[in-house]
RNA sequence: CUACAAACCCGAACUAUCGUGUCGCAGCUUCUGCGGCAAGGAAAGUCCGGACAGCACAGGGCAAUCUACCGGUGAAGAGCCGGGGUUUGGCUUCCGCCAUUCACAGCAAGUGCCACAGAAAAUAACCGCCGCCUCCACGCGGUAAGGGUGAAAAUGUGAGGUAAGAGCUCACGUCCGGUGAUGGUAACAUCACCGGAGGGUAAACCUUAGAUGCUGUAAUGCCAUGUAUAGGCUCGCCUGAGGGCGGCUCGCCCAAUGAGCCAGGGUAGGCAGCAACAGGUGAACAGCAAUGUUCAUCGCAGAUAAAUGAUAGUUUAGAAACAGAAUCCGGCUUACGAGGUUUGUAGUUAU
Repeated sequence: CUACAAACCCGAACUAUCGUGUCGCAGCUUCUGCGGCAAGGAAAGUCCGGACAGCACAGGGCAAUCUACCGGUGAAGAGCCGGGGUUUGGCUUCCGCCAUUCACAGCAAGUGCCACAGAAAAUAACCGCCGCCUCCACGCGGUAAGGGUGAAAAUGUGAGGUAAGAGCUCACGUCCGGUGAUGGUAACAUCACCGGAGGGUAAACCUUAGAUGCUGUAAUGCCAUGUAUAGGCUCGCCUGAGGGCGGCUCGCCCAAUGAGCCAGGGUAGGCAGCAACAGGUGAACAGCAAUGUUCAUCGCAGAUAAAUGAUAGUUUAGAAACAGAAUCCGGCUUACGAGGUUUGUAGUUAU
């Protein structure tokens, strides 16, 4: 310098003319003029959590759903930050360092599952080794150290011992459980001692601990207009029908010229919710950081069949791709590259 990969940032701004929507001011109020603003980093998915509205200002149990290393942050979250353990890889002066995987409680409560191959996946014997019969073959007995199968084969290495072997014995280790000391807020780490030992699997059933009311802006509230319950059926009126918006249940509350179902009639309009908020930007301080506090400053779409556009020029490293607000906010996931930064791998060139 080039190519590829990963992570992060960004994905437009200004001026002029014309056009659209909305808010404010002024006139005339049919409209006109002036000014401010106007589609994203994901607006997508509807995955997680909330704000807000309604259900009564309501309490238990069961079932169900979700979470699960420690600490911090935050309204909360399977989020974010820092740490611990762990998986894998690289570097190393072999003291350690860097990156990376993990929805990371428990298999020593219990019940399951581990295909095929293999003798056998935990009630182990195919080959092999040893012993008995002079030897061989056959047969019988012993063995689990060697070989094979497999993702995984009875805790690893060494020595002794043995007919041959085996924790059979010993030494040093590995893993699990417990106790104590030291360090740390903690998860944990180091050391010592005691006991034990098939492994894996819980986004297998399950166990332990904790949490959770539901529905959803077409929520919900108000105004105007208009009308028919003249009907039918069932159950009821304090010994309580029915209702109380996830399921069942206990209790509690409302309630009667009542409730539900069928049939029929009227309305389909407008306003609010609707964007000033867990808000944006800048600075200082605190903190490893996420983030918080204080001060200053700004107001950055609100349509309702659905506006946010077109042309020309300029700026920039660049303006392309993915793509289009509909109650809003904090995240996560997915889609994309005109471009920038960092890291890694490979190649080329020069010194």
A computed fold for a 351-nucleotide RNA from Filimonas effusa, annotated as Bacterial RNase P class A. Model confidence (mean pLDDT): 76 of 100. The RNAcentral record of the sequence draws on ENA and Rfam.